[in-house]
RNA sequence: UUGAACAAAUCGCCAAAUCGUGUUCGACACGAACGGGGGACCCAAUUUGUGGGGCGUACGUUAAGGGGGCAGCUUUCCGCCCUAGCCCGUCAGCUUACCUCGUCGGCAUGGAAAGCUUGGACUU
Numbered sequence: 001u002u003g004a005a006c007a008a009a010u011c012g013c014c015a016a017a018u019c020g021u022g023u024u025c026g027a028c029a030c031g032a033a034c035g036g037g038g039g040a041c042c043c044a045a046u047u048u049g050u051g052g053g054g055c056g057u058a059c060g061u062u063a064a065g066g067g068g069g070c071a072g073c074u075u076u077c078c079g080c081c082c083u084a085g086c087c088c089g090u091c092a093g094c095u096u097a098c099c100u101c102g103u104c105g106g107c108a109u110g111g112a113a114a115g116c117u118u119g120g121a122c123u124u
Base pairs, nucleotide, nucleotide: 012107013106014105018032019031020030021029022028023027033103034102035101036100037099038098043093051091052088053087054086055085059065066083067082068081069080070079072116073115074114075113076112077111078110
């Protein structure tokens, strides 16, 4: 000097998965916000054993493809990565009112250009 690994911190990434209040301060309860499911007329559908359905990008092919993510947001180009898993239990199209459920977990994720726009810290 270069490369790799580990640890910590900061700023962050995926995802709905965050914030606040109260309490007997164990962790629960409630609220807001965000997200999911069920659920009329009308419309749609005429379907049910190879049962059907839900969350999620997680579908599909001999191969290819398709879909999703990468640091405020959008787009373009290049580059990198993912395409799992779980649930309901014979049952559910859409769906106002209404009813109901979740707020876990896992990471260290780029470069350039154009446009738009916001936030944080410090000081007075």